[in-house]
RNA sequence: CGCCGAGAAUGGCAAACCGAUCGUGAGAUUGGGACGCAAAGCCACGGGUCUCGUCCAGCAUAAUGCCAUCGAGACAGCCGGGUUACCGAA
Numbered sequence: 001c002g003c004c005g006a007g008a009a010u011g012g013c014a015a016a017c018c019g020a021u022c023g024u025g026a027g028a029u030u031g032g033g034a035c036g037c038a039a040a041g042c043c044a045c046g047g048g049u050c051u052c053g054u055c056c057a058g059c060a061u062a063a064u065g066c067c068a069u070c071g072a073g074a075c076a077g078c079c080g081g082g083u084u085a086c087c088g089a090a
Stems, first nucleotide, its partner, number of pairs: 004088002012037002017032006035077001041083003045080003048075006058066003
């Protein structure tokens, strides 16, 4: 230095849920709170999921709804990938 990751140390992050604010929404920020996390730091590049709009054909309908596509977004705590980093037993 690389891989790796302890019933190690020092620290860190914070799911659900609740309050406030923002957003049509998915969600975001913040305070509380801890299910978990060795990258649960960062980046939407590939896949995925979700939201909003659009909407051919089709299906169902009382209204109308679902939906391929296309557009715009969200999620890094879904999986890959990229990138940076603390500690040091085996």

Predicted 3D model of a 90-nucleotide RNA (c-di-GMP-I riboswitch aptamer) from Rubripirellula sp. The sequence was found by an Rfam model in a public genome assembly. Model confidence (mean pLDDT): 85 of 100.